RNA sequence: AGAGUUUGAUCCUGGCUCAGGAUGAACGCUGGCGGCGUGGCUAAGGCAUGCAAGUCGUGCGGUCAUAGUUUGGAGUUUACUUUAGACUAUGAUAGCGGCAAACGGGUGAGUAACACAUUGGUAACCUACCUCCGAGACGGGGAUAAUUCCGCGAAAGCGGGACUAAUACCCGAUGGUCAUGAGGGGACGAAAGUCAUUCUCAUGUAAAUCCCACGGGGCUUGGAGAGGGGCCUAUGGCCUAUCAGCUAGUUGGUGAGGUAAUAGCUCACCAAGGCUAUGACGGGUAGCGGGUGUGAGAGCACGACCCGCCUCACGGGGACUGAGACACGGCCCCGACUCCUACGGGAGGCUGCAGUUACGAAUCUUCCGCAAUGCCCGCAAGGGUGACGGAGCGACGCCGCGUGCAGGAAGACGCCCUUCGGGGUGUAAACUGCUUUUAUCAGGGACGAAUUUGUGACGGUACCUGAAGAAUAAGGGGUUCCUAACUCUGUGCCAGCAGGAGCGGUAAUACAGAGACCCCAAGCGUUAUCCGGAUUUAUUGGGCGUAAAGGGUCCGCAGGCGUCCAAUCAAGUUUUUCGUCAAAUGCUGAUGCUUAACAUCGGCACUGCGGAAAAAACUGAUUGGAUUGAGGCCGGGAGAGGCGAGUGGAAUUGCCGGUGUAGUAGUCAAAUGCGUUUAUAUCGGCAGGAACACCAAAUGCGAAGGCAACUCGCUAGAACGAGCCUGACGCUCAUGGACGAAAGCGUGGGGAGCGAUACGGAUUAGAUACCCGUGUAGUCCACGCCCUAAACGAUGGAUACUAGACAUUGGGAGUAUCGACCCUCUCAGUGUCGUUUACCCUAGCUAACGCGUUAAGUAUCCCGCCUGGGAAGUACGGCCGCAAGGCUAAAACUCAAAGGAAUUGACGGGAGCCCGCACAAGCGGUGGAUCAUGCGGUUUAAUUCGAUGGUACGCGAGGAACCUCACCAAGGCUUGACAUCUAGCUGCAACUCCGAUGAAAGUCGGACGCCUUCGAGGGUGCUAGACAGGUGGUGCAUGGUCGUCGUCAGCUCGUGUCGUGAGAUGUACGGUUAAGUCCGGAAACGAGCGCAACCCUUCUCCUAUGUUAUCGUGUCAUAGGAUACUGCCCUGUACAACAGGGAGGAAGGUGGGGAUGACGUCAGAUCAGCAUGUCCCUUAUGUCUUGGGCAACACGCAUGAUACAAUGGCCAGUACAAAGGGUCGCCAAACCGAAAGGUGGAGCUAACCCCAUCAAAGCUGGUCCCAGUCCGGAUUGAGGUCUGCAACUCGACCUCAUGAAGCCGGAAUCGCUAGUAAUCGCGCAUCAGAACGGCGCGGUGAAUACGUUCUCGGGCUUUGUACACACUGCCUGUCACGUCAAGGGAGCCGACAAUAUCUGAAAGUCCUCUUUGAGGGAAUAAGGUAGGGUUGGUGACAGGGACGAAGUCAUAACAAGGCAUCCGUAGCGGAAGCUGUGGAUG
Repeated sequence: AGAGUUUGAUCCUGGCUCAGGAUGAACGCUGGCGGCGUGGCUAAGGCAUGCAAGUCGUGCGGUCAUAGUUUGGAGUUUACUUUAGACUAUGAUAGCGGCAAACGGGUGAGUAACACAUUGGUAACCUACCUCCGAGACGGGGAUAAUUCCGCGAAAGCGGGACUAAUACCCGAUGGUCAUGAGGGGACGAAAGUCAUUCUCAUGUAAAUCCCACGGGGCUUGGAGAGGGGCCUAUGGCCUAUCAGCUAGUUGGUGAGGUAAUAGCUCACCAAGGCUAUGACGGGUAGCGGGUGUGAGAGCACGACCCGCCUCACGGGGACUGAGACACGGCCCCGACUCCUACGGGAGGCUGCAGUUACGAAUCUUCCGCAAUGCCCGCAAGGGUGACGGAGCGACGCCGCGUGCAGGAAGACGCCCUUCGGGGUGUAAACUGCUUUUAUCAGGGACGAAUUUGUGACGGUACCUGAAGAAUAAGGGGUUCCUAACUCUGUGCCAGCAGGAGCGGUAAUACAGAGACCCCAAGCGUUAUCCGGAUUUAUUGGGCGUAAAGGGUCCGCAGGCGUCCAAUCAAGUUUUUCGUCAAAUGCUGAUGCUUAACAUCGGCACUGCGGAAAAAACUGAUUGGAUUGAGGCCGGGAGAGGCGAGUGGAAUUGCCGGUGUAGUAGUCAAAUGCGUUUAUAUCGGCAGGAACACCAAAUGCGAAGGCAACUCGCUAGAACGAGCCUGACGCUCAUGGACGAAAGCGUGGGGAGCGAUACGGAUUAGAUACCCGUGUAGUCCACGCCCUAAACGAUGGAUACUAGACAUUGGGAGUAUCGACCCUCUCAGUGUCGUUUACCCUAGCUAACGCGUUAAGUAUCCCGCCUGGGAAGUACGGCCGCAAGGCUAAAACUCAAAGGAAUUGACGGGAGCCCGCACAAGCGGUGGAUCAUGCGGUUUAAUUCGAUGGUACGCGAGGAACCUCACCAAGGCUUGACAUCUAGCUGCAACUCCGAUGAAAGUCGGACGCCUUCGAGGGUGCUAGACAGGUGGUGCAUGGUCGUCGUCAGCUCGUGUCGUGAGAUGUACGGUUAAGUCCGGAAACGAGCGCAACCCUUCUCCUAUGUUAUCGUGUCAUAGGAUACUGCCCUGUACAACAGGGAGGAAGGUGGGGAUGACGUCAGAUCAGCAUGUCCCUUAUGUCUUGGGCAACACGCAUGAUACAAUGGCCAGUACAAAGGGUCGCCAAACCGAAAGGUGGAGCUAACCCCAUCAAAGCUGGUCCCAGUCCGGAUUGAGGUCUGCAACUCGACCUCAUGAAGCCGGAAUCGCUAGUAAUCGCGCAUCAGAACGGCGCGGUGAAUACGUUCUCGGGCUUUGUACACACUGCCUGUCACGUCAAGGGAGCCGACAAUAUCUGAAAGUCCUCUUUGAGGGAAUAAGGUAGGGUUGGUGACAGGGACGAAGUCAUAACAAGGCAUCCGUAGCGGAAGCUGUGGAUG
């Protein structure tokens, strides 16, 4: 210090998340020791038990115990015992009395307050004990508890009689520098009054003794001090305005009361004040501070432990005592709760220390001691002290230590991985040597004690010494990225993980396990919370054109800010200084515990407040001046500025009249409608309402909304010109006020046209729309409301500064002139531009787009507004409105995005240019028929599998009777049909032959029966084991190959340049081309893959050679070469590329054809051609065999063949090819057969022989005569031929017979631009046989192309985009289902704070009386009643919202989204939405 996450990628905006630190923590796993800290955060819920405040006998009278002395009595062993009394000593102490108990300890409920903190004040006050100073303590009196007697009660306790003491109480005296009252003088002051000391007088009030033996303690009074407290002021510190008005003791005065003291503190009377937008009042929350956590800081959050203050003590009220309380372990009363009870009545208060229960995620011992420190009492000794000092429990935190150290293999075992070679764990272990911190045992043994002696809970603790022995001691989390650390196996969108992004659908470093590794370590993780990162509330330190954000506009009070000069003051400001800011904490330097944590000492800091002195620049205040800001006066001009009244013409419509006849209107096309009762059309007249053509424009005016015929009246503002006047009068503006398009509302008019709703006609799947015909409200006027718009420049106002250009308004000047008519220059203002199109567009700013003197630049001032998306501009509340609704304005919940600008693509029912048998122009087909082939479907035991828009369907298959073969049925085999190896056995089973069985495979039986260098090797077989085998899955794990866009002209790179960047440029543009082909030009210059060329073939020529009977200037074959390049001429053009024409030439502009297929796209096809990862099968998914199937058949589609006939069929005659193939072959002649074919065997390994007379269409002649035919040949019957083990399922061919559909084919659709289409035949591959298919070959041989509007596909450029899986995209709303949260809701149930009223305890107070008492009054806690307020819970039901994998209906939006979209408003409609009206361009 940053990082991840929106996108295909980019920049920005913006949220979410993470890494750090912290905690009074809790939970999970684990756990050796010690030190120092710390430990009920929840129920201020309830509490058993024990303890937590006593002490003083030197205040007092008693009582008791012991001892002694003594008196009386009794017993008697005369010295004892016992009893009663007195006295003395010692000890104890129930009571009276004194002091303490108001401290110490706990808690945070309440409290938003003088409660706290800081700073001041108190001349408005108090103070026991303590210290110091002064003065004093004389005389007297009456009671009362204890005790005793009596009584009541269960108890708690109470009543009565009698006795007694005091440092208890009372009276008197004395007394001052005391108190109160009155008066005089002094200082200050205007006065009121205040102050200091002082003087005089009057009145009033004191005291207590004890020990002891002379010194103490205590007492009274006055003053001072210290410490403690009361009260008051200023300042400071939470949220909420959806709390805006609050207040009757309220604010002040007078008087009285009251207090230690001021004061409405209380009361009576008088006045009507007081507080509040600088937030009163109300509501919510909360103890406050020192400080703590975090942070660079500013800040933000918190207020455990420790310290200071406050507050409370079961809830509420009250006073008493006292120096001090309205009192935690005191009193009285009310209430709730618990306990005791004899039922009459009583007792209690752990928020003290332990402990218990409840609650809760959660928090300890019913411990030891007063030894230390401190407090209370006491003269003291001493007593008390759950304060405190200690120990215990809890890894709750911080700190420290340990769980061993050294050696020990090129490295054991185990485990893991592996490319099978090895690697990792790893010097780690074992093993050897050493050490003993810690734990254990034994011995010694403190400081803390202040104090000469004595006194230690902790504690036989810390510490020291010794002993034995590596012995007693390691886990947790993580390993996709952020983020340090990776492999294997299992699982298969399952199980699961997850802080965010996200992982998991068969190769998961993300789940689970294992190994390895990483990070911490007696801990490690998780959860919760706070700060940080977050400049994400921005003072430091943000923004508002389009991301969230400028108020619709103006006026304007408060507020904020404000021109120049001078003087004064010193509030702000600055400097110096003084006081204070408790200690602890923090920082720093030391010191003490072995170190550290921790503790102690010193210094600094604590940014604050107050006082004093100084300065006077700036701000401020006061005074005086100035004129440039602002305003006023005068003048002539501009304008759709506003209001009112009047006037005008054109047009539409209606009515009347004339002419006139069948249509008119409307639309893409129609229909509804209107029209023979005479429309539309046309002419004339009349009526009425609304709006103002041309002028008109980038125009003008206005604050905005907005404003347009003409005239008049009234009225507002701005600009300019030249001076004069006022003298800062200014700018902005929360609250407030006024204006405010359209729609809408109310009342009354008006109503021509237009026109929501409505009705009808169309369109459509539907059409609540778009289109058409009617037409209501409305639109218009008057008055009154409403108050919103994309009210936009999506840009608040003011001032100043920082290149321009143009138009216009006004003024001035110049030349010239009769004249400002034109022209030129200049000044001021207003407006526009910065594009097409010349010039300019700088600088600066911006995320970019863009803005750019009218700023979105540079600055200042003021106002408004924003802080992720949705929920939502919604709910609730309030205000306004007649209503519609407006203004103000949340939360729960939910998502990890939502968004802006720009980029590259893709797409568009966007645009431009161009190309292609793409259309058009033609020729011939397909779609109808029959058949063949393929596919779908169906069927089946099986009809094996794959291919499925184009780019599957005569495709894999270039040839399924068996085989092929993968499918089915049945029968067999199991190291196997095939390969390699190991071990054992065998010398034979092997091979061969024969037999039985069987459909065959196979099984069973028999016969024959090894070689050799003798090592046992080879071969073969059997057994066992490794393994074989798989046309089984995955083409979405792959290689290779192929299809397609497409033979389309494109696809890229290096360097440079531009841009923050993605990217762009190059490759745009102007021409041109078949072409990113070439030329020109240009921030590009070059290059690569494609194009073209090079290759093959064909056309022409040349050369050489030439077999296979002979011949050949060969037209043949082979080999080699030549030719064509826009080379030449003309024209066009930029005199470039290129195009058009011409010559020559066999051929002319790539001559024709072929091979050749860029980067890539389609997860395109293929695991069944082959190869291959992985998964699966292993007496079967392998393998062998027989038979069947792939050939089925209601049907649909695709590709073909043959036809429907006369340009033809049939018969006869006759002519002309090319290219191929052939030895398991082609097969001649000849003969046989009607033919298929047979017999035959010559020739040929091929320019030789054969297929093969090599053809057919053609040509010549004949016949048929338009018909289901002499067309057509399907189907079927019969007889044959050939191949082959075998033609039944299921071959081809021949002959005879049979003679179906079909008479040119609906919508639609295909091919082809020349030797092409069409038509005719020939050959070949595969192959035993089996083409109407495929691949080749030649014969005959056309028609048409105006052209690019349209269809399809493609290329380039541009534009829009909410698409990027890229339009088969994205996406909206209703409905249906489920889940969740919030609001409304007839009501129901609480809580809180008040109000009114009733009643009213105790205590105090007032009054009265018969005065230790009784009665009464006012006020008052609790309680009752009543109506409201605020707030919470619950609630039938209805409405909306959010989310959910696929649901239903539509298609609203994004492209011109198919009717441009959106905003406001109104009506309507299942729904998105549609329509009217005004507005925006996003």
Molecule: small-subunit ribosomal RNA
Organism: groundwater metagenome